[in-house]
Context: one part of a larger RNA
RNA sequence: CUGGGCGUAAAGGGUGUCUAGGCGGCACGUCAAGUCGGAAGUGAAAUCCCUCGGCUCACCCGAGGAACUGCUUUCGAAACUGGCGAGCUUGAGUUCGGGAGAGGAGAGCGGAAUUCUUGGUGUAGCGGUGGAAUGCGUAGAUAUCAAGAAGAACACUCGUGGCGAAGGCGGCUCUCUGGACCGAUACUGACGCUGAAGCACGAAAGCCAGGGGAGCGAACGGGAUUAGAUACCCCGGUAGUCCUGGCCGUAAACGAUGUGCACUGGGUGUAGGAGGUAUCGACCCCUUCUGUGCCGAAGCUAACGCAUUAAGUGCACCGCCUGGGGAGUACGGUCGCAAGGCUGAAACUC
Repeated sequence: CUGGGCGUAAAGGGUGUCUAGGCGGCACGUCAAGUCGGAAGUGAAAUCCCUCGGCUCACCCGAGGAACUGCUUUCGAAACUGGCGAGCUUGAGUUCGGGAGAGGAGAGCGGAAUUCUUGGUGUAGCGGUGGAAUGCGUAGAUAUCAAGAAGAACACUCGUGGCGAAGGCGGCUCUCUGGACCGAUACUGACGCUGAAGCACGAAAGCCAGGGGAGCGAACGGGAUUAGAUACCCCGGUAGUCCUGGCCGUAAACGAUGUGCACUGGGUGUAGGAGGUAUCGACCCCUUCUGUGCCGAAGCUAACGCAUUAAGUGCACCGCCUGGGGAGUACGGUCGCAAGGCUGAAACUC
């Protein structure tokens, strides 16, 4: 480079947004760059191919032809791609009216539980386990009542329910704020899709500074278990977990399935909306749009399975794979305070 691939065999970037680039709806006119046709010039010789000839054949050599698939110039064609001009509304967007939601940020508030403190009652145990012990307790614990303090998390509702691009989001109220969906007419008139770089976001752990610290709890100490027990179990317990500001940039960041659009039998739940039927009205029922599940046709698949939420049938664009180990290592570069991240080999070996 080409081919074949990427749910589980190697392989979808953690996610979004956007630049360059690639690709791009319907219809008209025009240009003729791509495209197609004709002509001319050129495309050295040798080589390759064909025919004939010379060495007794062949190798080799000679002659002629073809070819050199290309480039340039010129004359034409106008379907397709492209440029330009002028249009269209179905793609995309705007407007109006609605209802849904743990979407995000900030502030305030609430109750249950836990621990601690103080006081009351009360007395010998409590706690813990497979059984124990360490531990706590006559300086009065555990239990129980009252009061107070603190921090963290929000039982039930809760639902293959909802929202978000992903990470993720769950007590209540208020303020600010993003997106999606449904219905309606009007408007803009291809304004679109994808997206290398770039930028932004990005669980947990970890790092820096300052707070906070109830419970839990790496490390650590002790008690057990055991042949040993640097564990599993128990008693303690520091970082951390929480808040503010700043880093880190990883993950089984998973649907292990990139994004967008179109097309291709159904059945049945569920969430949000609209319309119809029906009714006094609300249900029920029917249709339809959007989301989320299950089961399955064709088709696909190595099988498992997927199956209008495709892994089916196609198109556009991006990312990635190319035997195992060595190795996500070394070196270099770059980012980071560090931890380390990103990029990423080879020898050798099977």
Small-subunit ribosomal RNA, central domain from a metagenome, 350 nucleotides, folded computationally. RNAcentral holds the full RNA, with entries from SILVA. Rfam family: Bacterial small subunit ribosomal RNA.